[in-house]
Molecule: FMN riboswitch aptamer (RFN element)
Organism: uncultured Massilistercora sp.
RNA sequence: UUCUUCGGGGCAGGGUGACACAAGAAGGAGAGACUCUGAUGUUUGUGAAUUCCCAACCGGCGGUAGAGUCCGCGACCCGGCGCGUUUCGCGCUGGCUGAUCUGGUGAGAUUCCAGAACCGACAGUAUAGUCUGGAUGAGAGAAGAA
Numbered sequence: 001u002u003c004u005u006c007g008g009g010g011c012a013g014g015g016u017g018a019c020a021c022a023a024g025a026a027g028g029a030g031a032g033a034c035u036c037u038g039a040u041g042u043u044u045g046u047g048a049a050u051u052c053c054c055a056a057c058c059g060g061c062g063g064u065a066g067a068g069u070c071c072g073c074g075a076c077c078c079g080g081c082g083c084g085u086u087u088c089g090c091g092c093u094g095g096c097u098g099a100u101c102u103g104g105u106g107a108g109a110u111u112c113c114a115g116a117a118c119c120g121a122c123a124g125u126a127u128a129g130u131c132u133g134g135a136u137g138a139g140a141g142a143a144g145a146a
Base pairs, nucleotide, nucleotide: 001146002145003144004143005142006141013054014053015052019047020046021045022044023043027037028036029035056130057129058120059119060073061072062071063070068118069117077095078094079093080092081091082090083089084088100116101115102114103113104112122133123132124131
C1' cells in the first nucleotide's frame, strides 16, 4: 500500500388494569315483542402494559493497573461547505450527546476486591436501556493474508 474476515447485549417470576368484546337479573313502563328502563354501572365473564408497580437482566471501541459512570472515539439527531449517477448518496467540518462515591490492597487502580448508588437516543404502542422499526444498515476499531 492492497485485499479478506470479524465487529452490541438485556425483563425470569409476580401485581395492577387504561382499554376492548360478550352478557344483561329483581323491580318498573308497555296490548305485545329477541322492546324500553334498570345500565357509560360500585354488575358478571373473557382478553389485556416484556412500556406502569415489586423484582430481574444488559453494558460498542481506543487509552490507562483490567472502566456502562475518568479521558477520547463511534453511531443516532441538528447545521455548514464541497462533489456526484442530485426524490438520494459520499467526503470534510462544527454543534449536541447519560451516569459514582466510600473503604481496602498496591509503586501505580473513580478500572481490581468489598459495600452502597446511578445512567441509557429517535419513531411506534397503555408511558420502553431490554419489544417492534430505521438496521442482513453503519461504524470506532480488531485480527489475518499478500